Predicted 3D model of a 518-nucleotide part of an RNA (large-subunit ribosomal RNA, domain I) from Buchnera aphidicola (Nipponaphis monzeni). It matches the Rfam family "Bacterial large subunit ribosomal RNA". The full RNA is in RNAcentral, with records from ENA. Taxonomically the source falls in Buchnera aphidicola (Bacteria, Pseudomonadota, Erwiniaceae, Buchnera).
[in-house]
Context: one part of a larger RNA
RNA sequence: CGUAUAUGACGGAUGCCUUGGCAAUCAGAGGCGAUGAAGGACGUGCUAAUCUGCGAAAAGCGUCGGUUAGUUGAUAUGAUGCGUUAUAUCCGGCGAUAUCCGAAUGGGGAAACCCGAUACAUAAUUUAUUGUAUCAUUUUUAACUGAAUAAAAUAAGUUAAAAAAGCAAACCAAGAGAACUGAAACAUCUAAGUACCUUGAGGAAAAGAAAUCAAUUGAGAUUCCCUAAGUAGUGGCGAGCGAAAGGGGAAAAGCCCAGAGUUGAUCAAGUUUCAUAAAAAAUUUAGUAGAAUAAUUUGGAAAAAUUAGUGAUACAAGGUGAUAACCCUGUAUAUUAAAAGUUUUUUUGUUACUAACUCAAAAAGUAGAACGGGACACGAGAAAUCUUGUUUGAAGAUAGGGGGACCAUCCUCUAAGGCUAAAUACUCCUGAUUGACCGAUAGUGAACUAGUACCGUAAGGGAAAGGCGAAAAGAACCCCGGUUAGGGGAGUGAAAUAGAUCCUGAAAUCAUAUACGU
Numbered sequence: 001c002g003u004a005u006a007u008g009a010c011g012g013a014u015g016c017c018u019u020g021g022c023a024a025u026c027a028g029a030g031g032c033g034a035u036g037a038a039g040g041a042c043g044u045g046c047u048a049a050u051c052u053g054c055g056a057a058a059a060g061c062g063u064c065g066g067u068u069a070g071u072u073g074a075u076a077u078g079a080u081g082c083g084u085u086a087u088a089u090c091c092g093g094c095g096a097u098a099u100c101c102g103a104a105u106g107g108g109g110a111a112a113c114c115c116g117a118u119a120c121a122u123a124a125u126u127u128a129u130u131g132u133a134u135c136a137u138u139u140u141u142a143a144c145u146g147a148a149u150a151a152a153a154u155a156a157g158u159u160a161a162a163a164a165a166g167c168a169a170a171c172c173a174a175g176a177g178a179a180c181u182g183a184a185a186c187a188u189c190u191a192a193g194u195a196c197c198u199u200g201a202g203g204a205a206a207a208g209a210a211a212u213c214a215a216u217u218g219a220g221a222u223u224c225c226c227u228a229a230g231u232a233g234u235g236g237c238g239a240g241c242g243a244a245a246g247g248g249g250a251a252a253a254g255c256c257c258a259g260a261g262u263u264g265a266u267c268a269a270g271u272u273u274c275a276u277a278a279a280a281a282a283u284u285u286a287g288u289a290g291a292a293u294a295a296u297u298u299g300g301a302a303a304a305a306u307u308a309g310u311g312a313u314a315c316a317a318g319g320u321g322a323u324a325a326c327c328c329u330g331u332a333u334a335u336u337a338a339a340a341g342u343u344u345u346u347u348u349g350u351u352a353c354u355a356a357c358u359c360a361a362a363a364a365g366u367a368g369a370a371c372g373g374g375a376c377a378c379g380a381g382a383a384a385u386c387u388u389g390u391u392u393g394a395a396g397a398u399a400g401g402g403g404g405a406c407c408a409u410c411c412u413c414u415a416a417g418g419c420u421a422a423a424u425a426c427u428c429c430u431g432a433u434u435g436a437c438c439g440a441u442a443g444u445g446a447a448c449u450a451g452u453a454c455c456g457u458a459a460g461g462g463a464a465a466g467g468c469g470a471a472a473a474g475a476a477c478c479c480c481g482g483u484u485a486g487g488g489g490a491g492u493g494a495a496a497u498a499g500a501u502c503c504u505g506a507a508a509u510c511a512u513a514u515a516c517g518u
Stems, first nucleotide, its partner, number of pairs: 001517009015503001016467002020438002022435007029427002031167002039101003042055003046078001049075003061095006070082002106115003116135006137164009171202001172200004182189001186236001212219002223250005233241002254419003259359005269354003274349002277347009287335003293308005309326002311315001317329003368392008378404001399414005454461002474502001477489004
């Protein structure tokens, strides 16, 4: 030095576990905000720090209910209190308080700071101080005032009331709108009206009661799903793009206005809006009751094994020193609300309204045209239809639009005003439940002080890091040592090669001992 064996060191794979995630289903909720939000800063304890809670009334205050013998949030002991049959703590409803910043709104500002005005109070009297309230802007409405300009009017101003603003995950509508890419290059085309940006709204939004389709039979608003169908088409007829009618379902709901007259009606009846109204039912926000097992053996421990039982409208699940229907929490089932809310129904009140007939009316810079764009599955094409920037420009129900150039016939509908639930889309969030989903290099970036540490001027980027034991019983005491570190005894424990670098403890790597070889 090598090989082998053994024992260790280092290391943290593997196995097992799960506090955390992921994906769904069914319900709920679908907003919060000038009564000051979202998000923060600073405080607040017997407290130095971090988290949680809260706000100078500061891990909390009042009240109404529930529950109950314990309790003073966590790391985290200790100290000090409170409470024990109901004014502790805890859970829920309704209230109170709620510093400073932040739309931030009295003015300013380098957010959490600085500086005011007015009124009232405070204390004081020499000036000061302190506290409370109010004081931004815009719009609308009302009242009052009111110029240039004689009157009137207008602008403008003052006062009062109401509203707005800002934040928020996706879904929705509108405006604006790429490129990479594909076409095996690339320009029409595609990607795609996608991403991104802006505005606005709602719990959904949008659309919506035919100037629609159809085809000689007819259908009868819109939306969504399946189909028709990768069909008809479109397309450097390349790459690609790609319908509709019809059929089957989900859900269904229809209306108003631009007007005059006559008759009828105002009780009643019906529809409808709203609610300081009432009643009923259901339900949400705390809860309550809730069956049934023992012994022996093994073991550190019984839920295991054996023996003998019991309940079940409850053998879902979790915990307990190993695997528990009968030990605990629960589960099936039954049941409950002082207070506050939600939904439905009814009653009452209230708002608005109703029928028939006649006549009339029935949406103009519109429809259409020309030129240029855009949307339609449809790229200018034979190109209808919709839309509109420019220029133009009808008819008036004996009328007009459409039926894919255009014309006739025929059929069908009535544009240029408006409203409308449901079926549909989504999930920042709450509850319950589920998983041939993950199990710490996985699953969220984050199971831990995680959007933390750290990096960057900044926008922004962004980790690593789980496991002693059933229970701390976390090793008193002694010895070596520097009043160390570390170790050896002793002790605890089932186990300490479970000793805090703590379950298991692979490999690489290192050491020691022994044997053999050189």